[in-house]
RNA sequence: GUGGAUAUAGUUCAGUUGGUAGAGCGCCAGAUUGUGGCUCUGGAAGUCGUGGGUUCGAGUCCCACUAUUCACCCCA
Numbered sequence: 001g002u003g004g005a006u007a008u009a010g011u012u013c014a015g016u017u018g019g020u021a022g023a024g025c026g027c028c029a030g031a032u033u034g035u036g037g038c039u040c041u042g043g044a045a046g047u048c049g050u051g052g053g054u055u056c057g058a059g060u061c062c063c064a065c066u067a068u069u070c071a072c073c074c075c076a
Stems, first nucleotide, its partner, number of pairs: 001072007010025004019056001027043005049065005
């Protein structure tokens, strides 16, 4: 340089045909318990990598860019 993959909650990951963003673990509170753990109930937590575009409406479609990563090419 060329072509892919990935980027969504603290973390690991879902998200169907474009139609109000979810789960596990973790965190906070409560119930249970003599205390803790386990279990149960509730809650908080998101500019969906960045910037544009299309659309009535974008995590999802299009373009550019950034980061990580894989393969290939060139030079040494």
Molecule: transfer RNA
Organism: Clostridiales bacterium